Transfer RNA from a Thermoplasmata archaeon, 77 nucleotides, folded computationally. It matches the Rfam family "tRNA". The family's RNA type in Rfam is transfer RNA. NCBI's taxonomy places the organism under Archaea, Methanobacteriati, Thermoplasmatota, Thermoplasmata.
[in-house]
RNA sequence: GCCAUCGUAGCUUAGUUCGGCAGAGCGGCUGACUUGUAAUCAGCAGGUCGAGGGUUCAAAUCCCUCCGAUGGCUCCA
Numbered sequence: 001g002c003c004a005u006c007g008u009a010g011c012u013u014a015g016u017u018c019g020g021c022a023g024a025g026c027g028g029c030u031g032a033c034u035u036g037u038a039a040u041c042a043g044c045a046g047g048u049c050g051a052g053g054g055u056u057c058a059a060a061u062c063c064c065u066c067c068g069a070u071g072g073c074u075c076c077a
Stems, first nucleotide, its partner, number of pairs: 001073007010026004020057001028044005050066005
């Protein structure tokens, strides 16, 4: 340098196929329960969906460019 896959909540990730309300588990906070802690139960908060642009009534999803991660290939007098 080229190719492929991936990037969504603090962590692990679903949703992308075929555009239509952004979800789950763990973790965090509050409360209940308990002599207390853990566990359990209930509730709450937490997202520029990697960045920018385009198409569209509508984009996490389609298109373009870029950035980053992983893997493969190539080059390296």